[in-house]
């Protein structure tokens, strides 16, 4: 240098082009308890940049930028 793959709440994650982007752990408020832990409820929080196709795009194309693999 070339060639595969991936990048979504803080941390691991789903998402077959149309549903308010879903869960899981943790965070912050409440119950509860004589406190603590733990168990419940409630909230808050993400689609790596960028153009494109389309009525519409986390999804589907094309560039960059990181991250991991083959290969000589």
């Nucleotide at each position: 240098g070339c060639c595969c793959u991936c990048a979504u709440c803080g941390u691991c994650u789903a998402g077959u082009g149309g549903u308010u982007a879903g869960g899981a752990c943790a965070u912050a408020g409440g119950a509860c308890u004589u406190u603590c832990a733990a168990u419940c409820c409630u909230a808050g929080a993400a689609u790596a940049g960028g153009g494109g196709u389309u009525c519409a795009a986390c999804u589907c194309c094309c560039c960059u930028u990181g991250a991991g693999g083959g290969u000589a």

Predicted 3D model of a 72-nucleotide RNA (transfer RNA) from a Fibrobacterales bacterium. Its mean pLDDT, the model's own confidence on a scale to 100, is 81. The organism belongs to Fibrobacterales, within Bacteria. Its Rfam family is "tRNA". The family's RNA type in Rfam is transfer RNA.